[in-house]
């Protein structure tokens, strides 16, 4: 960084940006449909980068270069913020 899962109480309606699908085929324009957890936190997997360690190769040699593999934590305590508009329920306080 990407994907999936969980959590942030739940439901209904409206709008429609992004995204997605279709059409069109502009020269970087449009139409229709869908569309309000797309945000944050945690977990898992994959990839990339960095550091450390190990094996090997190159080189006269080096604290150099290259390839591959592995690792990058443990314990205790505490704890979120936010999500267009309207309505309903739940929960808490007075």
């Nucleotide at each position: 960084u990407u994907u999936c899962c969980g959590a942030g109480g739940a439901g209904c309606g409206u709008u429609g940006c992004a995204g997605c699908g279709c059409c069109g085929g502009c020269u970087c324009a449009g139409g229709c449909g869908u569309g309000a957890g797309g945000c944050u936190c945690g977990g898992a997997a994959a990839g990339g980068c960095a550091g450390c360690a190990g094996c090997g190769g190159c080189g006269c040699a080096a604290u150099g270069c290259c390839c591959c593999u592995g690792c990058u934590u443990u314990c205790c305590g505490g704890c979120a913020a936010c999500g267009a508009c309207g309505c309903u329920c739940a929960c808490c306080c007075a």